[in-house]
RNA sequence: GUUUGACAUGGCCAAACCUGUCGUGAGGCAGGGACGGAAAGCCACGGGUCUUCUGCUCACAUAUCCGAGAAGAUCGCCGAGCUGCUAAA
Repeated sequence: GUUUGACAUGGCCAAACCUGUCGUGAGGCAGGGACGGAAAGCCACGGGUCUUCUGCUCACAUAUCCGAGAAGAUCGCCGAGCUGCUAAA
């Protein structure tokens, strides 16, 4: 340096839920808490999902025309990028 990984060591993070707080909202922050995690570290680059505003559509048939836009959230949804401890080979 590479690969593999909770076998081990030292540790780390913290789901749901509760309380407080911020936000129109998705959700964020702090404390408690522990479902889990070998990157559950960072990053919103590409997707997915979600929210707000505007808009489109909203009986059927035919023809013509048109066929979306903006702003956010989520990395513990996935991929990509960067970085890191330890064990074995």
This is a predicted structure of an 89-nucleotide RNA (c-di-GMP-I riboswitch aptamer).